[in-house]
RNA sequence: AGUCGGCCUGGCAGCCGCUGUAUUUUCGAAUACGGAGGAAAGUCCGGGCUCCAUAGGGCAGGGUGCCAGGUAACGCCUGGGCGGCGCGAGCCGACGGAAAGUGCAGCAGAAAAUAUACCGCCGAUGGCUCCUUCGGGAGCACAGGUAAGGUUGAAAUGGUGCGGUAAGAGCGCACCGCGCCGGUGGUAACACUCGGUGGCUAGGAAAACCCCACCCGGAGCAAGACCAAAUAGGGGAGCAAUGGUGUGGCCCGCAUCGCUCCCGGGUAGGUCGCUUCAGGUGUCCGGUGACGGACAUCGCAGAUGAAUGGCUGUCCACGACAGAACCCGGCUUAUGGCCGGCU
Numbered sequence: 001a002g003u004c005g006g007c008c009u010g011g012c013a014g015c016c017g018c019u020g021u022a023u024u025u026u027c028g029a030a031u032a033c034g035g036a037g038g039a040a041a042g043u044c045c046g047g048g049c050u051c052c053a054u055a056g057g058g059c060a061g062g063g064u065g066c067c068a069g070g071u072a073a074c075g076c077c078u079g080g081g082c083g084g085c086g087c088g089a090g091c092c093g094a095c096g097g098a099a100a101g102u103g104c105a106g107c108a109g110a111a112a113a114u115a116u117a118c119c120g121c122c123g124a125u126g127g128c129u130c131c132u133u134c135g136g137g138a139g140c141a142c143a144g145g146u147a148a149g150g151u152u153g154a155a156a157u158g159g160u161g162c163g164g165u166a167a168g169a170g171c172g173c174a175c176c177g178c179g180c181c182g183g184u185g186g187u188a189a190c191a192c193u194c195g196g197u198g199g200c201u202a203g204g205a206a207a208a209c210c211c212c213a214c215c216c217g218g219a220g221c222a223a224g225a226c227c228a229a230a231u232a233g234g235g236g237a238g239c240a241a242u243g244g245u246g247u248g249g250c251c252c253g254c255a256u257c258g259c260u261c262c263c264g265g266g267u268a269g270g271u272c273g274c275u276u277c278a279g280g281u282g283u284c285c286g287g288u289g290a291c292g293g294a295c296a297u298c299g300c301a302g303a304u305g306a307a308u309g310g311c312u313g314u315c316c317a318c319g320a321c322a323g324a325a326c327c328c329g330g331c332u333u334a335u336g337g338c339c340g341g342c343u
Stems, first nucleotide, its partner, number of pairs: 001343008010315007018035007037321001041332002044330005049220004061216005066080005081095001082093004096211002101209002104204001118150002120146003125143002127140005158176006177200001178198005183192003224272004234263006243257005279298008316319001
C1' cells in the first nucleotide's frame, strides 16, 4: 500500500423532566425496576400473523434460472463447478436453451448469415489480338475462378505447417482446437495426458419475442377482534284517548302521529391485537461451512399527538450516520473508530 474478517458506537457522578410495568396509596402521588439502532433508514426480497375468500386444475400475468446443501422461507447464506479480473491475498458473474420457431445487428465495410467479390491474386477453361517452324507460343483481363493477402467493424464462417493448384481453398495430410458417442472420476454441476468418430456442419445476441424447469390467490396492524354512549333512524311488544290528520258524502276499515319497555346494527370513545420469541448468552457435541442438536442461564422499549430528553462537573481517542410504531430473516444504502489474519 492492498485485501478479508471480527468488535464497539463515549464512560462516570449529580440535579431536573418524559414514559411503561409492579407495589403502596390520603387517588394528589410516592417508591423500585426498565426505556432505540447497527443500520431503527430504503420499503427491495422472503416468512409469521389477520381478514377477504376457495386459493383443486388450467389460462393470463409476474418472478427465479450452473450444481449440492442450509433455512420457516427467500432473489438470502454456505460449499463446490465453470468463466473473467488481479503479481498476489482475493474479488466479480441474469451462469438453462441460439442443431424448435419468429425477429434484430446503427455507423463503417465488398459482404453482418441461403455469406459475399471492393482492392488484390489467377486466368487452367472459353473469348479476343498478335506471332508461328503449324507442334504451339506471347499478350489482354471480357466471361470466369479464388477467400491465401489488404481494407471496415464489437463481431467476417477454425489455427499453424506441409502437400496441392492457373491462383486458391479442410481440397488432402499432421498437430492443435471444436462438436457428437462411449469410458473413467465425481451425489451433481463438471473434469480427463482416455478411446472412437465428424472435415467443421453448429458466428453473436434470449437484460428481443420465445421454449424449458420451478415458484407465486389478494389485501395489509389504518390487518382485524371485542365492549359500547349521546343524537337520528330500524324491528317487536304493550298502553291511553276511542283522540288528531289523511282517504271518504258518512260509517266500518286502513295508514300515520303519542308514551313505556325490549332487541339488533353502528358512530364517538375505550380495550385487545402489542411484544415471550424461527429470542439472547454460555458450554459441549455433529458438520469443511452455512447451520443443527443437547444442557444451563437471562427477560431485553411498547408509545398512540406519540416517551426514550436537558443541564452541570470530570476523564478520554473530544463522539460519525442516524430515532422504534405488528413481528422476524435477509439485501442495499449512510456512517465514526478499534483489533486481527493474509498478500